[in-house]
The RNA shown here (Bacterial RNase P class A) has 403 nucleotides and comes from a Planctomycetota bacterium.
Rfam family: Bacterial RNase P class A. Rfam classes the family as a ribozyme.
The coordinates come from a structure-prediction model, not an experiment, and the mean pLDDT is 75.
The sequence was found by an Rfam model in a public genome assembly.
Parts: sequence; C1' cells; structure tokens
RNA sequence: UCGGGAGGCUGGGCAAUCGCUCCUCGGACCGUUUCCUCGCGAAACGGUCCCCGAGGGGAGGAAAGUCCGGGCUCCAACGAGCAAGAUGGUCGAUAACGUCGACCGGUCGUAAGGCCAGGGAAAGUGCAACAGAAAGAUACCGCCAGAGCCGUAAGGUUUUGGUAAGGGUGAAAUGGUGGGGUAAGAGCCCACCAGGGGACGGGUGACUGCUCCCCUCGGCAAACCCCAUCUGGAGCAAGAUCCAACAGAGUGAGGCGCUCAAUUUCGAGCGCCGCAUCCGGCUCGUGAUGCCAACACUCGGGUAGAUCGCUCGAGCCGCCGAGCAAUCGGUGGCCUAGAUGAAUGAUUGCCCUUGGCGAUCCAAUCGCCAUGACAGAACCCGGCUUACAAGCCUCCCGACUUU
Repeated sequence: UCGGGAGGCUGGGCAAUCGCUCCUCGGACCGUUUCCUCGCGAAACGGUCCCCGAGGGGAGGAAAGUCCGGGCUCCAACGAGCAAGAUGGUCGAUAACGUCGACCGGUCGUAAGGCCAGGGAAAGUGCAACAGAAAGAUACCGCCAGAGCCGUAAGGUUUUGGUAAGGGUGAAAUGGUGGGGUAAGAGCCCACCAGGGGACGGGUGACUGCUCCCCUCGGCAAACCCCAUCUGGAGCAAGAUCCAACAGAGUGAGGCGCUCAAUUUCGAGCGCCGCAUCCGGCUCGUGAUGCCAACACUCGGGUAGAUCGCUCGAGCCGCCGAGCAAUCGGUGGCCUAGAUGAAUGAUUGCCCUUGGCGAUCCAAUCGCCAUGACAGAACCCGGCUUACAAGCCUCCCGACUUU
C1' cells in the first nucleotide's frame, strides 16, 4: 500500500421568531377556616381546559417487531397427577431467559475468524422421490459347486444352492488397504488404519490421551417416540378510589349440639355434619368464603368522566477491587419525558456532511443548486431480531513493496 476479519462510537450544530406538553413560582379570580380595628380587611389552606406572566425539563439506538425472560397487579393461598408447550454439548453469569461469557466437539477458511435445534438411531414404530434386483437384511449381471440334457472334446444350456470379491443403479449398498484362506467368497483369520465399548491416566465437566482388552453394528428424531430440565392464567383497557348515570330479573340448604344473653318474641359466639362456590386445559386434595341477605352466583341494562397506578429504577456516570470473561462487590456523584382527539414541532439565517454543475490545464480553492438516513415513548426493566444516509475509532490476519 492492497485485500480481509472482529468489535465499538456518533446519529447534524448554533441563533432568532411562532407554537405544543409537564413541573415550579408570581399575579388575578373563586372557595373554606381562623382572627380583627367588622371592610370588596388580613392570614393559612385549597381550586382555576374554557385568566395572565416568568423560569426550567421534554424521544431512540433501535422508542420498531411484540419474538423470549423477569418485575408489578389481579385471580384467597398452596400441593399432586394427567394433558399441552418449550428447551437440549459442558461449566459459569443472572431476578430470569430460548440471552450472555469461557471452554469442548464438528465443520468452512492459508489465517484472523465464521457457522452448528450440538441429548438418544446398540428400546420400539416409521420414512427414503427417481434409478436400482435390493433402501434392511437384498442375488440383476457376474463368480463357484451339484444334478439333468446336448456335444467326440473344448464347451453350451436348464435347474437347485452358495457367494456382497468384481460390474451396474443411487445422495446413500453392510468399514478401508494388503495378505492368508476357500469350490468361489466372506472380519472367516491376520497386520495396519477408521469407528464403537470397557479399564487406566488427565480435567469440576463437555471431553481427551493410551502400552492393553473386546467388537464391526448403514442414514433420518426441525418423523412419532424416549430421556433430562422448565412452564398455573390474564394483563396497566392489570388493578384501586371518587363522581355521574341507570332497570332490573332469576337462582341458592341448611341441620344438630354447647355456651352467653333474654325468657313473650327477635339474637350473639363456638364445634360437628351437610350443601354451594373457589388458580382462566382437565381431574383431585389441603384449605378459604358463604349458607336468608346488608351475601354469593348467573342473565340483562346503563355510564365511557376524574384521580391514583406513572416513573427513583435488577437506574445512570466516574473511581477502586475480584474474575480469562459474562458479571459481581465497595465507594463518590447525579435525577434524566410522563402525554391520553395522545405533546416533544414549524419557518428563516449562518456553519457542517454528501452529491451535481460552473470558473482554472489538473488539484486545492471559490460560487450556485440540491441533500441530511432508519424511524416516534404509552407500566417498567434484561435480551434477541429487524431497519439505518453519512462519518469516526480500536485491535487482529494475509500478500506485496521500501528502509
């Protein structure tokens, strides 16, 4: 210098004018209370979309897709079984995860590095287009043996059986090479290699090494299935309070005993039994609530307002420490949107980015015109995925050149 790999960051700037939203303060007005010198007085508190002014805050790295995980809220609390779903190398991180980190194995790349639903096919069932005889235990051609027939013979032919060494088909054909062996063959036997299992050594583990021993078994689980682990449901329109409005109707199982009160009647509490309801897939259990009404459930009608929830939180930014790292601990500082017919914008000027045209032989420079991505909070966090104009930074690998 060229080519490549990994990671991170920024996401136009300034000013003026006009708006939007939230908060604070002041004025004005209204209300309540108290006090007094009793008035259109003072103070305190509260209120004001439809009064005024001042000051301050006001989108993102993805706010997005809503795909995972958690907090929070309600279903009273909890447990067991079944079903359904999810995940899938190991160890760790975490509130948790399908995320992240480190490592292991496979695979691609010269390398830096990238990718992998990466448990089980030696439990069972099933599947494999076309081709092929055969896709699980198969004989088409070929090879070999026996028997029959033909032939003087060599041999030919028919049939029965053996054979996976050779040919052919296929993505895939019973582990590969060599030797022995055999009628021909075959892990049938032997050596080496490959793969699987066990022992031993190393490692927390996935896994790995190996002098040794045994074995030769096809593929597919993002097919059913098996194994291990995890998962109750609904969601801020959760849920709570207040106001306004409105139309109700139906259903419900209690009994016994004891104590107290009372004693004409009406009652209260406790215990036992019973009935009804109760985690939003089903069943069951512990248990909870109710049992005459002020309760519970079901059906139906009506309102569509305000306030809270609401933003201080697994928070952000430094520094120190632990750890390879994800991350964790300590310490100091900071407060950084809270809308709901849903705010966070528009215009102008200057600068900046990028592109085009012109001036000059080119470049630098100057002038003119255009351009500034993806996108928009809605209860809050941790992730993943996807979109993104233009620009910047760091580290690493390979090739070439120069000193």